[in-house]
This is a predicted structure of a 73-nucleotide RNA (transfer RNA) from a Patescibacteria group bacterium. The sequence was found in a public genome assembly. Rfam family: tRNA.
């Protein structure tokens, strides 16, 4: 220089015939306990690494660039 794959809430990660995001721990509140630790019940936080196009509608399909990981030269 080129192939291939990953980039999703604080972390790990799902979301695989395009219909406007979930799971678990963690984190707040509450309930039970004299108090911890356990357990339950709720709840908050993400617009999907950036930009653009397609489409009535993208995380999801398609360039383009970041930034990481493998391969090969």
């Nucleotide at each position: 220089g080129g192939g291939c794959c990953c980039a999703u809430g604080g972390c790990g990660c799902a979301g695989u015939u395009g219909g406007u995001a979930g799971c678990g721990c963690g984190c707040c509140u509450c309930c039970g306990u004299g108090g911890c630790a356990c357990g339950g019940a709720g709840g908050a936080g993400g617009u999907c690494g950036g930009g653009a196009g397609u489409u009535c509608g993208a995380a999801u399909c398609u360039c383009c660039c970041u930034g990481g990981g493998u391969c090969c030269a």